Bacterial RNase P class A from an Anaerolineales bacterium, 417 nucleotides, folded computationally. Rfam family: Bacterial RNase P class A. Rfam classes the family as a ribozyme. It is recorded under the gene name rnpB. Its mean pLDDT, the model's own confidence on a scale to 100, is 75. The RNAcentral record of the sequence draws on ENA.
RNA sequence: CAGGCUGGCUGAGUGAUCGCGACUCUGUUCACCAGAGUCGAGGAAAGUCCGCACUCCACAGAGCACGAUGCCGGGUAACUCCCGGGGCGGGGCAACCUGCCGGACCGGGCCACAGAAAUAUACCGCUGAAGGAUUCCUGGGGAUCAGGGAUUCAAGUAAGGGUGAAAAGGUGGUGUAAGAGACCACCGGCGUUCUCAGUAAUGAGAACGGCCAGGUAACCCCCAUCGGGAGCAAGGCCAAGCAGGGAUGUGGCUGGCGUAAUGCGAGCGGGAGAUUGCUCGUCUUCUUGCUUCAGAAUUGAAGCUGAAAUCCCGGGUAGGCCGCUAGAGCUGCGUGGAGACACACAGCCCAGAGAGAUGAUCACUCAGGCGGUAUCCAACCACCGGACAGAAUGCGGCUUACAGGCUGGCCUGUGGG
Numbered sequence: 001c002a003g004g005c006u007g008g009c010u011g012a013g014u015g016a017u018c019g020c021g022a023c024u025c026u027g028u029u030c031a032c033c034a035g036a037g038u039c040g041a042g043g044a045a046a047g048u049c050c051g052c053a054c055u056c057c058a059c060a061g062a063g064c065a066c067g068a069u070g071c072c073g074g075g076u077a078a079c080u081c082c083c084g085g086g087g088c089g090g091g092g093c094a095a096c097c098u099g100c101c102g103g104a105c106c107g108g109g110c111c112a113c114a115g116a117a118a119u120a121u122a123c124c125g126c127u128g129a130a131g132g133a134u135u136c137c138u139g140g141g142g143a144u145c146a147g148g149g150a151u152u153c154a155a156g157u158a159a160g161g162g163u164g165a166a167a168a169g170g171u172g173g174u175g176u177a178a179g180a181g182a183c184c185a186c187c188g189g190c191g192u193u194c195u196c197a198g199u200a201a202u203g204a205g206a207a208c209g210g211c212c213a214g215g216u217a218a219c220c221c222c223c224a225u226c227g228g229g230a231g232c233a234a235g236g237c238c239a240a241g242c243a244g245g246g247a248u249g250u251g252g253c254u255g256g257c258g259u260a261a262u263g264c265g266a267g268c269g270g271g272a273g274a275u276u277g278c279u280c281g282u283c284u285u286c287u288u289g290c291u292u293c294a295g296a297a298u299u300g301a302a303g304c305u306g307a308a309a310u311c312c313c314g315g316g317u318a319g320g321c322c323g324c325u326a327g328a329g330c331u332g333c334g335u336g337g338a339g340a341c342a343c344a345c346a347g348c349c350c351a352g353a354g355a356g357a358u359g360a361u362c363a364c365u366c367a368g369g370c371g372g373u374a375u376c377c378a379a380c381c382a383c384c385g386g387a388c389a390g391a392a393u394g395c396g397g398c399u400u401a402c403a404g405g406c407u408g409g410c411c412u413g414u415g416g417g
Base pairs, nucleotide, nucleotide: 001413002412003411004410005409006408007407008406009405010404012365013364014363015362016361017360018359020040021039022038023037024036025035026034027033042388046399047398049397050396051395052394053393054231055230056229057228061280062279063278064277066227067226068225069224070223071085072084073083074082075081086101087100088099089098090097091096102222103221107220108219109216110215111214123161124160125157126156127155131153132152133151134150135149136148137147138146139145169187170186171185172184173183174182188212189211190209191208192207193206194205195204196203197202235322236321237320238319244313245312246311247310248309252268253267254266256264257263269287270286271285272284273283274282289304290303291302292301293300294299329348330347331346332345334343335342336341366386368384369383371381372380373379
C1' cells in the first nucleotide's frame, strides 16, 4: 500500500420565528387564561419468541394429564439468555464464521430410490476338494483296474467387482478346493479394571477381552429437572343510569344452650362456587314454609312456595380519576475476575400521550451523488438529497432491518527499512 475478518461510537449540525405535551414557579390564583424556566421516541421503539417485576383469582396442597429444558463450570432477580471450557463436525491459506450435545443394551417404528440384499443377503465372480453325471488321453489281453485332464450338477464362498448416505473395521501373514477374525502380529473402535491431570465435562496411559451387524429420538418412547392460571383491554376508586323475564330445583338426620313464644350455635349428609384439563384434599356459602287427602298415632301421598349458585333471553352504562414512570435505573472512575459480571465511591433524573403530544418554515454549514466552467485534482456555480425506522405498564435477553461517516484489534499478500 492492497485485500479480508472482527468490535465500538455516530447516524446530520447551528441559529431564528411560530406551534404542541408534561412538570415547576409567578400573576388575586380554586378553576380558566397569560408569562418564564426545565425536559420531551430507539438501538432496534419492530417481531411478540423466552424470562421476570407488578396486579387479580381465599391458600396456590397432593396425584394424574399436559408443556418446557437437557455436555461441564460460572453469571444473573430469573431464563430456553450471557461468559468460559469439553467433545463430534462443516467452510476458509488464515484471521474467523458456523451446526450439534441425557438415553439406541427398556420397548416399538422408519431407513425412499438404486441394488441380489438395508437386520439381513448372493447379481457378476471364485472354488467344485469330498458327492453325482458326461467325456477325452495314457498304461493294460480285459474287467466293476490304475493315473491324469475338461465340462457340468449339487454344494461351498462373502476376499474381488457393481448399486448406494450406509453392505460383516484396516495392513500383512497362516490356513483353505477357493475364501473368511476362522487363526496370528500390529493398528483402529468398543467393553471391564486401574493410574495420572483437571472442580467437572473430559484427556493421556497400562492390563485384559476377537466383543467388531449400522443409523435415526425438533419419530413414538424412557430418564432427570422445572412449571398454578390469566394478564395494564391486569386491577382499583368516584359519578351516572336501568327492567326485568324464564329455566334448573336438594332442602334430611343427630344432639347442645336458651325463651312465655319467636330463637342461637355445632356436627353429619346434600346443593353450589373457587383453585389449569381431571381427581382428591382444603376453604367459602346455602340448607324455608304452607295447603289438601288417608289414618288412633308414628307416618305416607299430592300440590304450591322456593335460598345460594349456574344457564338463557332482554334493558341500561361506555363519563372522570388512579394504575403511569425514581428504576433488578444511568454515567464516570477505582478494585477483583480470563470473562460474563460483582463490590465500593462520586454524580445525574433523562417522555407519560389518550385517537393518541415530541412538529412546521427559513437561512447557513456538513457527508454523499450527478452535471457545467476546462482533460484530471483543488476551487466555483446549479440541482438532487441524508439509512432502518416512531413510545403506549416497565425491565433483562434473543431474532430480524440498517445508506453513509469516524475509529480499535487481527489475518494474508507485495514492497521498503